[in-house]
This is a predicted structure of a 353-nucleotide part of an RNA (small-subunit ribosomal RNA, central domain) from candidate division WWE3 bacterium CG_4_9_14_0_2_um_filter_35_11. Rfam family: Bacterial small subunit ribosomal RNA. The coordinates come from a structure-prediction model, not an experiment, and the mean pLDDT is 84.
Context: one part of a larger RNA
């Protein structure tokens, strides 16, 4: 290449959100004949290889004949299917109009515990803290309790097997913009799709840069202890940083360790949230059936090396993409790119089991 794989053995890109090339693409019609089929002409050199025959005593060899393949091409015919052009369709895909649930983002404002501090009252000798101690704060007057007043970060109860969001993520009220989803029913548009190299967007914490901001925490430091040592686990301080604002950085067991999209394949329970229908109720709601979309569990077929997966598939099929090929050496090196740095992307060998 063929061929095999990618939950957990290697192996889904952190998110396809945007979308470019390029692959892939509903129904019917007329129409072209590019692929496509089928015929035909040319060509596709000798040698060599096949097959029939001959020559060397055989064979190797050499001769002579035929014949297959392949590939390009004129021409002629076929139109099913794939291209093209055209016309027309609603099942794909999208808009309008109603309704509805959301921690889905931005930005302002506002509020309670809790905690540290500041000042003032009360009040006296301890308080902390551990396995048990000590450092350490405390008669300059703590701890402890009351008042006031600062001042930062994070929102208990609701709360959940729960909702959102493309993933990262997201939660304390009100407010302003703002993005998506999801039902119904009618109505337009009429294939406008489906993926998606490359490009480009977003992207926890830690980290980086300028500038604020520092309440509690808390790397580094420091000390008190433990220990045979204790660069540690315990205890006391503590700086970066955690937070804001603007700009890097692009990386995590970015995990469902499970790309995206469509289509079919037994239930059974439960939540969330919609639409319809019965009932019940004074209303709010409540309870049963239908029927949509999300989120779990358990479970037939069937799949799996077993674990287990099962309408949220790891089942059955289909378009596309991305990635694997013993183990270490190594996701390193050398180069390129990108980066302020830290380092990130990309990506070998030689050796060696």
């Nucleotide at each position: 290449u063929u061929g095999g794989g990618c939950g957990u053995a290697a192996a889904g890109a952190g998110u396809u959100c945007u979308g470019u090339a390029g692959g892939c693409g509903g129904u019917g019609g007329u129409u072209u004949a590019a692929g496509u089929u089928a015929c035909u002409g040319g060509u596709u050199a000798a040698a060599g290889g096949u097959u029939c025959g001959g020559g060397c005593u055989c064979a190797a060899c050499c001769c002579g004949a035929a014949a297959c393949a392949u590939a390009c091409u004129u021409g002629u015919a076929a139109u099913a299917c794939u291209g093209g052009a055209u016309c027309a369709c609603u099942a794909g895909a999208g808009g309008u109009a109603g309704a509805c649930a959301g921690g889905g983002g931005a930005g302002g404002g506002c509020g309670g515990a809790a905690c540290g501090c500041a000042u003032g009252g009360u009040g006296u000798a301890g308080u902390g803290g551990u396995g048990g101690a000590a450092u350490a704060c405390g008669u300059u007057g703590a701890u402890a309790u009351c008042a006031u007043g600062c001042g930062g970060a994070a929102c208990a109860c609701c709360g959940a097997a729960g909702g959102c969001g493309a993933a990262g993520g997201c939660a304390g009220c009100c407010c302003u913009c703002u993005g998506g989803g999801u039902c119904u029913u009618a109505u337009c548009u009429g294939a406008c799709g489906c993926u998606a190299a490359g490009a480009g967007a977003c992207g926890a914490a830690a980290g980086c840069g300028u500038g604020g901001g520092u309440a509690g925490c808390a790397a580094a430091a420091c000390g008190g202890a433990u220990u045979a040592g204790a660069u540690a686990c315990c205890c006391g301080u503590g700086u970066a940083g955690u937070c804001c604002a603007c700009g890097c950085c692009g990386u995590a067991a970015a995990c469902g360790a499970u790309g995206u999209u469509c289509a079919c394949u037994a239930g059974a329970u439960u939540c969330g949230u919609g639409u319809u229908u019965c009932g019940a109720u004074u209303u709010a709601u409540c309870g049963g059936g239908a029927u949509g979309c999300g989120g779990g569990u358990c479970g037939c077929a069937g799949c799996u090396a077993a674990c287990g997966c099962g309408u949220u598939a790891a089942g059955u099929g289909a378009a596309c993409c991305g990635c694997c090929u013993g183990g270490g050496a190594a996701g390193u090196a050398c180069g390129g790119c990108c980066g302020c740095a830290a380092g990130g992307c990309u990506a070998a060998a030689a050796c060696u089991c």